[in-house]
This is a predicted structure of a 72-nucleotide RNA (transfer RNA) from a Bacteroidia bacterium. The prediction has a mean pLDDT of 83. Lineage of the source: Bacteria > Pseudomonadati > Bacteroidota > Bacteroidia. Its Rfam family is "tRNA". By type it is a transfer RNA.
RNA sequence: CGCGCGGUAGAGCAGUGGUAGCUCGCUGGGUUCAUAACCCAGAGGUCGGUGGUUCGAAUCCACCCCGCGCUA
Numbered sequence: 001c002g003c004g005c006g007g008u009a010g011a012g013c014a015g016u017g018g019u020a021g022c023u024c025g026c027u028g029g030g031u032u033c034a035u036a037a038c039c040c041a042g043a044g045g046u047c048g049g050u051g052g053u054u055c056g057a058a059u060c061c062a063c064c065c066c067g068c069g070c071u072a
Stems, first nucleotide, its partner, number of pairs: 002070006010024004018055001026042005048064005
């Protein structure tokens, strides 16, 4: 250099064109003599970047950046 896969909340991951979600973690409350467990609620995201297509893009297209793998 070429090819493939991936980048979404603190962590791990879903989401294949129409409200951005799940589990764990975090915060507050409930429960308890207390802690864990359990129950309720909440905070936390401009979806790697820039353009394009579209009424509408995390999603489709182009280029770029980063990571992993394969080949030479």